[in-house]
Context: one part of a larger RNA
RNA sequence: CGCAUACGGUGGAUGCCUUGGCAGUAAGAGGCGAUGAAGGACGUAGUAGUCUGCGAUAAGCUUCGGUGAGCCGGCAAACAGGCUUUGACCCGAAGAUUUCCGAAUGGGGAAACCCCACAUGCUUGCAUGUGAUCAUUCACUGAAUUCAUAGGUGAAUGAAGCGAACCCGGAGAACUGAAACAUCUAAGUACCCGGAGGAAAAGAAAUCAACCGAGAUUCCGUUAGUAGUGGCGAGCGAACGCGGAACAGCCCAGUUACUAAAUCUUUUUUCACUUUAGCAGAAUGAGAUGGAAAGCUCAGCCAUAGCAGGUGAUAGCCCUGUACGCGAAAAGGUGGAUAAAGUGGGUAACGAAGAGUAGGUCGGGACACGUGAUAUCCUGAUUGAAGAUAGGGGGACCAUCCUCUAAGGCUAAAUACUACUUACUGACCGAUAGUGAACUAGUACCGUGAGGGAAAGGUGAAAAGAACCCCGGCGAGGGGAGUGAAAUAGAAUCUGAAACCGUAUGCGU
Numbered sequence: 001c002g003c004a005u006a007c008g009g010u011g012g013a014u015g016c017c018u019u020g021g022c023a024g025u026a027a028g029a030g031g032c033g034a035u036g037a038a039g040g041a042c043g044u045a046g047u048a049g050u051c052u053g054c055g056a057u058a059a060g061c062u063u064c065g066g067u068g069a070g071c072c073g074g075c076a077a078a079c080a081g082g083c084u085u086u087g088a089c090c091c092g093a094a095g096a097u098u099u100c101c102g103a104a105u106g107g108g109g110a111a112a113c114c115c116c117a118c119a120u121g122c123u124u125g126c127a128u129g130u131g132a133u134c135a136u137u138c139a140c141u142g143a144a145u146u147c148a149u150a151g152g153u154g155a156a157u158g159a160a161g162c163g164a165a166c167c168c169g170g171a172g173a174a175c176u177g178a179a180a181c182a183u184c185u186a187a188g189u190a191c192c193c194g195g196a197g198g199a200a201a202a203g204a205a206a207u208c209a210a211c212c213g214a215g216a217u218u219c220c221g222u223u224a225g226u227a228g229u230g231g232c233g234a235g236c237g238a239a240c241g242c243g244g245a246a247c248a249g250c251c252c253a254g255u256u257a258c259u260a261a262a263u264c265u266u267u268u269u270u271c272a273c274u275u276u277a278g279c280a281g282a283a284u285g286a287g288a289u290g291g292a293a294a295g296c297u298c299a300g301c302c303a304u305a306g307c308a309g310g311u312g313a314u315a316g317c318c319c320u321g322u323a324c325g326c327g328a329a330a331a332g333g334u335g336g337a338u339a340a341a342g343u344g345g346g347u348a349a350c351g352a353a354g355a356g357u358a359g360g361u362c363g364g365g366a367c368a369c370g371u372g373a374u375a376u377c378c379u380g381a382u383u384g385a386a387g388a389u390a391g392g393g394g395g396a397c398c399a400u401c402c403u404c405u406a407a408g409g410c411u412a413a414a415u416a417c418u419a420c421u422u423a424c425u426g427a428c429c430g431a432u433a434g435u436g437a438a439c440u441a442g443u444a445c446c447g448u449g450a451g452g453g454a455a456a457g458g459u460g461a462a463a464a465g466a467a468c469c470c471c472g473g474c475g476a477g478g479g480g481a482g483u484g485a486a487a488u489a490g491a492a493u494c495u496g497a498a499a500c501c502g503u504a505u506g507c508g509u
Stems, first nucleotide, its partner, number of pairs: 001508009015494001016458002020429002022426007029418002031162002039101003042055003046079002049075003061095006070083003106115003116131007133159009166197001167195004177184001181231001207214002218245005228236002249410003252354001254350006264342004269337008278326002284299004300317002302306001308320003359383008369395001390405005445452002465493001468480004
């Protein structure tokens, strides 16, 4: 040095586990903000740090409910000191307080800081309050310039900023595909901006259809990858009709007369249901094994409860619960009734019936439709009607015929989404997986910055976490002793693979 066997070291795979994730289902909620938000800084406990809570009333204050014996939040013990059946702690509702920054709003500013004016109060140097901008309305003033207007001053009301997706509008790419590339595609997508709501948008035919008829909008299935469109390439791609979901219709552009009052909004009272704490809730013992019984054996019981979790191994009957049932002082939600205020309903007659509009020409855009034979819709430029005996449409255009009434407005449901709350589910993951994050995680760390971004779970049933002795540096580490079922479970802690490194023995060289 090699081979074999045994025993170790190192290492942290594997197995088992789950505090955390992922994807959904059903409900709810769908906003917060000048009454100062979201997000932070700094403080705050008797004791350093960090997380959580809270705000100079600072792990808290008050009231009202619930509950009933312990409590002074977690890591995280210990010491000290307290509270509590005169009801603490905890849970729920309502209130009070709520430093400083932040839309930040008295001025400034390198966020969490600096500086000021006025009013009021008194303790005379403090406290409290007010003081941004813009829009609208009102009031008082008020030039050139007589009236006026511009302007000025003040008051009231509102706005602003944040938020995951969904929605509407404005503006709008490129990579890519066409096997190159320019029309085209990607795509009206991404990104940016504005605005709103719990949904938004659309919406009661100047619509379709086809000589039969339908009867607002939205969404789904089909029609159909059809008709079309297209360097007729790549591709793009309907509608009519049919079947469903859900259904709801109205008002203004007007006078007169009559009648008497639907609907909607806000508020009061009341009823029902419901949300935000909770209450109650059946039924098992023994034996052997074992550290421990819930497993085994024997004998029972409950069940509108044998969902689930825990307990020293696998528990319907040990605990928490579960089924069924019950419960609110206070606050909120939904629906009904009631009353008040505001709004304005019905009938009849006569009228009326949306103009720089429809349409035309030129240029663009939208329509599945790339200008094409191209109807329809929108409009930058330029023109420009009719007036119900009228006008629009029916895919060039004309006639006939049919159908509707533009140039004003409102409108629930069916539809889209989930930052958030509750309950439940999974032929989803199980620590290199599942969120980046099961743990002090958007942390440590990197970067001037925008930004990038980890690693890291498991003793044991219970700390019973090893008193005491010995070696050693008052070490590290170890040997005894002790605990424990187990210490090769000893904190570098479950299991403990492989690579890699040894020790012992045998054989070979």